[in-house]
Context: one part of a larger RNA
Formats: sequence, C1' cells, structure tokens
RNA sequence: GGACGAACGCUGGCGGCGUGCUUAACACAUGCAAGUCGAACGGUGACGGCAGAGCUUGCUCUGCCUGAUCAGUGGCGAACGGGUGAGUAACACGUGAGUAACCUGCCCCUCACUUCGGGAUAACCUCGGGAAAUCGUGGCUAAUACCGGAUACGAGACCUGACUGCAUGGUCGGGUCUGGAAAGAUUUAUCGGUGGGGGAUGGACUCGCGGCCUAUCAGCUUGUUGGUGAGGUAACGGCUCACCAAGGCGACGACGGGUAGCCGGCCUGAGAGGGCGACCGGCCACACUGGGACUGAGAUACGGCCCAGACUCCUACGGGAGGCAGCAGUGGGGAAUAUUGCACAAUGGGCGAAAGCCUGAUGCAGCGACGCCGCGUGAGGGAUGAAGGCCUUCGGGUUGUAAACCUCUUUCAGCAGGGAAGAAGCGAAAGUGACGGUACCUGCAGAAGAAGCGCCGGCUAACUACGUGCCAGCAGCCGCGGUAAUACGUAGGGCGCAAGCGUUGUCC
Repeated sequence: GGACGAACGCUGGCGGCGUGCUUAACACAUGCAAGUCGAACGGUGACGGCAGAGCUUGCUCUGCCUGAUCAGUGGCGAACGGGUGAGUAACACGUGAGUAACCUGCCCCUCACUUCGGGAUAACCUCGGGAAAUCGUGGCUAAUACCGGAUACGAGACCUGACUGCAUGGUCGGGUCUGGAAAGAUUUAUCGGUGGGGGAUGGACUCGCGGCCUAUCAGCUUGUUGGUGAGGUAACGGCUCACCAAGGCGACGACGGGUAGCCGGCCUGAGAGGGCGACCGGCCACACUGGGACUGAGAUACGGCCCAGACUCCUACGGGAGGCAGCAGUGGGGAAUAUUGCACAAUGGGCGAAAGCCUGAUGCAGCGACGCCGCGUGAGGGAUGAAGGCCUUCGGGUUGUAAACCUCUUUCAGCAGGGAAGAAGCGAAAGUGACGGUACCUGCAGAAGAAGCGCCGGCUAACUACGUGCCAGCAGCCGCGGUAAUACGUAGGGCGCAAGCGUUGUCC
C1' cells in the first nucleotide's frame, strides 16, 4: 500500500447493487416450511334443480339428478428443494482412467401383450379398555390394494457349436428342465398397466496422481495379508463366515498425536509464491447423542419408524409427547451480525388429464454506511480586502472572494398530476403483478433541508500563540514533557480524505 462476512470511537443527506451469528453442532415459546390426485376406490352427502305428497300458502316430508366438503383405502411425491461444517487426513475431495463386476422411478425411441378367477381389509356399524396418546373384540364393503391360474419373446441350471478379447472372460445360435406378467379410468379423445431391447439422466464400485503440522510418535497389524469354499450384495472384494498358509505395512515416514470439510475460486504479489475456502457453484458429511433396520427405483431417511441415553413438557402417576444445523423469532454466549413481513405475479419443484392446490425454494419488501459504485450539500460575479477571531516587530499580516450583496440554477430530498415493462406468460373465457401508485415522465416552491473525521517533530503533506512545567499527558518507530514545548492540552491557521474519517484485529 492492498484486502475484510469485520468490530470500536466521532460523524451521517440520497440512490443502485451486493452482503449480514466468524462465538454456543448451546437450549428453544409460537406460527409457517410437503403435499396432491374424486379421471384408482367404497363411503359422506352441503348448496342447487326436477317431480310428488301434506297442507298452516310458504314451510315440512319423500324420490331422482347434480355434486361442494370431509376422514379413510390406493397412487405418486415426501431420498428433491432448504440448513449447517460437528465429524472426517479418508478414494472424503480434485483430476485422469476403468467396470468383460453394476443399478437406474418418472422421461424418450422401439417390439409384444393387456387373459381367467379368488379371498380379504380400512372407512362404516357395534361392544369394550384408557385421563390422554391411542388400543382391542365382533359384523359389512370397494378398488389401478392383495393373491392364484393361463400365455410370453426373455431369465436361471446343464449339454453343445461358432466368433472374439488385455486376464478372469464376452457375444451369438441349438437342445432339455425349472419357476415367473398385467389394471383399469373417463367427458371416447386419451391417459394408464405388463414383459423385452435401446437411449438419456442420476448413482455405485475400483485404480494412478495431487494437496496440513509433528520423529519430544519408530515400529504397527490377527480378519491382520493371501488362498480354498460358502454366505451376502445391484455388483467385485475379508464385505462376512469356516478351514489352510504366515503373511501385510514402514525413515520415499507406517502407527500414533494435533489441526482441518475438499474444490472451482477469493485476497495479495511483477511473477514465483504466500494466506484463505464468507457470499455464488460442484462434491462430501451431519440432522438432540449413540445404535438399528423397514419401506422404496433411490435413504446420512432434518420436519419417517424402533431401541438406549441426556434434556424439556403433559399426566387422573398407570402412562405419554418432543427434537429450528428449514424461514422468521426468543433466551444465552459474544466486540459483533437483521423482520415472529408480502406474494406465488415471474423462475423452478411436487401432484393432477386439466382447472388448480401446495411451495419461508424463489421473487420482493423491511433493518444495518457492513462493502462497492454513483450523486448532492449550489453556480457566476463580488474589495471599503467589512465586522469578528488569531498573530504581530503595532507598521501590519491572516482567516479571505471567504461572508454580506447582486445575477442565476433546482440535481437529490419535499408536494401535486400522470404512470409502466416484467405477461410473447397463465386461463375455456371473464380476467390475472407480491414488488407498487414503485421505477419513470411532467409541473410547483425556494439556496432553500444536507459535513465531518484524522493529522500538522522526523519518517510524512501541513505552524504559530497561550496553558502546563519529567506534572498532566503523548507515542507506530525514533522519542517528546524538568519555565519560551511546531511532539502534552486549548485556540487560530494549515494539510489530507470525505458521507465518511480514524483506531483495533487478521492476511499478503
């Protein structure tokens, strides 16, 4: 000098764009953050319409149609999106390869099929237990829920032929045996369902190389290293198990300890390098702490389940409920970090045929000079160089064209009128913008409402007076202060930056 997710002191006019718990991965009141589909299903059946009956003539009842709503069964989603950085020195990450050892819902292309049956169960009714959470008995019912049969290219095992690869092997063909599919809905135009092949996307595994400190850590290891067999997995594999062998790693630093999420990048620097990993993007890990599996195409399953623990809450004391490292917000910690806001209008996501619903993702608004950038606080003229202040050698000098005064202008702020794009979207149409009466445009008034902070001994731009008298104090270093202090304090003046200026901290 530059930089910062900064803080502190003094000061503070406006706007745009960014950015804002770095500390206690501390504990959390309250609200919201994941639902949707009636075009899968049985119920419920408001409002309305039609017809009929009773009649008190504007009410009641009955039947039919329509079908809002609601809980339930079922499907898809909930594994995305959002948060945090605790753990992790590791194939976690980056980069480059490999899988002839693998999986992939929804989506796209393609081939074939969509057949025949069955038994339940929730809702509902009934009874019962419980304070509650909720649970149990009996009975009825539906499905794109569940189960069985048929058929099927294909799959597995065995036998066999051809071609081929870097090894294990791979591809194609023939024969025998084995067990294996499906679902319907509706407004009749579609949407679905099953099996096979291919693609795309997403993932899984393996390997080479790379990136911290410490030897005041020198030896480490028994599923350890390898083999055979078996189990398990989507899949290779000590991944697990039985048996066998005794191996495997290490001064090119094993093992241990400390620290740490990694990267694209960011800061600095001429570069080499050094430091950092906040915002944004990719990957990983975690979700009160530890463990476990279930479901599913897919699970570290944040707002799923079970067990244990700590903590908090309810309780009728028998038993239950909970998990903000989602968005706001509270307490606490701290030098320190925001609103319990608006909207789904746009972008994107889930569901749905669609309308649409949901979306604290997102779009916006609010707060903070926290940062960057832009603008303003007026412009021109004006010497009796006014008054006042300060200094003075008492002549004067300086503040200083500065002010007053004259002539102008009106950015920004203020008031009034008009007023968007974002919607080429969505919707059958009507219609539809949170931001927002915002941006922007026009008009009005009046210089009117808007300057501070640090420094002035040298480094280092900027000097005098008074006060103080090694005191009070200053200080980044050198050093100032003990009676003329340009170094302390105040004033005048000056210098430098400027809505900021200084200080502190950290990095280069």
The part of an RNA shown here (small-subunit ribosomal RNA, 5' domain) has 508 nucleotides and comes from Sanguibacter sp. M2T8B10. Rfam family: Bacterial small subunit ribosomal RNA. The prediction has a mean pLDDT of 82. RNAcentral holds the full RNA, with entries from ENA and SILVA. Taxonomically the source falls in Sanguibacter (Bacteria, Bacillati, Actinomycetes, Micrococcales).